The RNA shown here (Bacterial RNase P class A) has 329 nucleotides and comes from a Burkholderiaceae bacterium.
Lineage of the source: Bacteria > Pseudomonadota > Betaproteobacteria > Burkholderiales > Burkholderiaceae.
Model confidence (mean pLDDT): 79 of 100.
It matches the Rfam family "Bacterial RNase P class A". The family's RNA type in Rfam is ribozyme.
RNA sequence: GAAGCAGGCCGGGCAGCCGCUGCCGGGCGCAAGCCCGGGAGAGGAAGGUCCGGACUCCAUAGAGCAGGGUGACGGCUAACGGCCGUGCGCUGAAACCCGCAAGGGAUAAGGCGACGAACAGGGCCACAGAGACGAGCCAGUUCAGUCUGGGGUGAAACGCGGUAACCUCCACCCGGAGCAACACCAAAUAGGCACGCAAUGACGCGGCUCGCGGAGCGUGCGGGUAGGUGGCUUGAGCGGCGCAGCAAUGCGCCGCCUAGAGGAAUGGCUGCCAUAGAACAAGGCGACUUGUUCCGUAACAGAAUCCGGCCUACAGGCCUGCUUUCAAC
Numbered sequence: 001g002a003a004g005c006a007g008g009c010c011g012g013g014c015a016g017c018c019g020c021u022g023c024c025g026g027g028c029g030c031a032a033g034c035c036c037g038g039g040a041g042a043g044g045a046a047g048g049u050c051c052g053g054a055c056u057c058c059a060u061a062g063a064g065c066a067g068g069g070u071g072a073c074g075g076c077u078a079a080c081g082g083c084c085g086u087g088c089g090c091u092g093a094a095a096c097c098c099g100c101a102a103g104g105g106a107u108a109a110g111g112c113g114a115c116g117a118a119c120a121g122g123g124c125c126a127c128a129g130a131g132a133c134g135a136g137c138c139a140g141u142u143c144a145g146u147c148u149g150g151g152g153u154g155a156a157a158c159g160c161g162g163u164a165a166c167c168u169c170c171a172c173c174c175g176g177a178g179c180a181a182c183a184c185c186a187a188a189u190a191g192g193c194a195c196g197c198a199a200u201g202a203c204g205c206g207g208c209u210c211g212c213g214g215a216g217c218g219u220g221c222g223g224g225u226a227g228g229u230g231g232c233u234u235g236a237g238c239g240g241c242g243c244a245g246c247a248a249u250g251c252g253c254c255g256c257c258u259a260g261a262g263g264a265a266u267g268g269c270u271g272c273c274a275u276a277g278a279a280c281a282a283g284g285c286g287a288c289u290u291g292u293u294c295c296g297u298a299a300c301a302g303a304a305u306c307c308g309g310c311c312u313a314c315a316g317g318c319c320u321g322c323u324u325u326c327a328a329c
Stems, first nucleotide, its partner, number of pairs: 001325010012273007020041002023038006043300001047311002050309005055178004067174005072086005087115001088113004096105003116169002121167002123163003133159001137150004182230004192221006203213003237256008274297001277294007
C1' cells in the first nucleotide's frame, strides 16, 4: 500500500437573566399560605413491554395429570430464552489455485446456527418420475413377488432415506396477579347493626306560644368510597485501583450519593466559543489549506416501584484493536 472485520466513547460547552418541580434553612401568619436564601433536577436508549428477577398480596401437605417454556458441551449469574469459552455445521475478501474468459474453488479474522432423539409410534415429502415409503415398473428366474439385477427422474428410489421451526418421545424449568401490587389514616351522602325517644305526636317551620306539616328522629359502632400518607428510591448502585480467571464474572480496598414527581417539573431568551452547512477572497497543477461573512444547535427521543438482559430508533463526531497479503529496509 491492498482487502476484510470487530469493539469502545461522546451525543454541544461556558456565562448572564427569567421561569418550572421537589427538598433544606430562616422570617411572617391562628391557619391556608406568602416572602428570602441555599442546593438538586432525564437517557443511551428513559422507548417496545419480549424474557428473567426483587418486592407485595392471594393460593398452597406431598406427588401426579393437564398446560406453557427451554434444549451441543462446559462455565457465569439472584435469575434468564441473557452472557462467556470450546466443539461441530454453514458462511466468509484481496493476494493464492483452476480457467482464454465468464466464472468457480479454498482460506484468515469475523459473522450466523430452536446444533436432544428419525430402529417407540403417527403424519408429511413440491416439481420431475410408473412409483416418495404403501407398494409397484422392466428383464431374467422360481412350485410361489420366490430370488437376482436395473436405464431414466429426483435432494432422496426399492436402503430400516429426509423432515421433530408437524404431532410425539426424553431431560430440565414454571402457582396466579401485579406499585392502579399492598399497608395505614379517614370525610359528606346512602345503606347496615345496637340502644333510646316517637300517633298519649318524636321531628321540621331561626328563640317561645299558637297554627300548619308530620313518620320517623337522636346517639354510638363497624364496613366501603372520595381524599391523604407510606410503599419510593442506599441499590444484584456508581467511579478508581489491585488480585483470581482465556473470558463472561467474582473478591478486596478507597471514594461518591446521582430525579422521586405523581396527570406528572427537568424549560425559555441573550452573548461568546466549538462542530455541521452556505457564500466570497487569497495561495496551490491538483487533492486541499488559510481568512472573512452568513446561518444558528441540529438525530432518535421524554423517567412514573426498582433491577439484569434482549430488540428497535438515532444527525454528527472521536478513539482503539484483529486477520490475510504485496513491496522496500